[in-house]
RNA sequence: GGGCGGUUAGUUCAGUUGGUUAGAACGCCUGUUUUACACACAGGAGGUCGUAGGUUCGACUCCUACACCGCCCA
Numbered sequence: 001g002g003g004c005g006g007u008u009a010g011u012u013c014a015g016u017u018g019g020u021u022a023g024a025a026c027g028c029c030u031g032u033u034u035u036a037c038a039c040a041c042a043g044g045a046g047g048u049c050g051u052a053g054g055u056u057c058g059a060c061u062c063c064u065a066c067a068c069c070g071c072c073c074a
Stems, first nucleotide, its partner, number of pairs: 001073007010026004019057001028044005050066005
C1' cells in the first nucleotide's frame, strides 16, 4: 500500500431484507430476607448505536470519507 471483519449500557454481546418503543446476561444502586454478609426475590439507574456527511417521509440498519481494533496479502 491492497483486501476482509468489527465498533451498540461499566463488561460480554443480540438487534429478524429501513418502520413507530434500542434489548439480554453479568455488574452497579435501592428495598425485602439475614445477627451480619452472601444467595434468592422485587424494583431502579445507566446509551448523542465510533465521528462527520449523504440517500429517504423515516437510518443502529443503506452509501461515502475518516478514526480505532483484529486477520490476510504484498

Transfer RNA from a Candidatus Omnitrophota bacterium, 74 nucleotides, folded computationally. It was read from a public genome assembly. The source organism's lineage runs through Bacteria, Pseudomonadati and Candidatus Omnitrophota. Its Rfam family is "tRNA". Its family is annotated with triplet codon-amino acid adaptor activity in the Gene Ontology. By type it is a transfer RNA.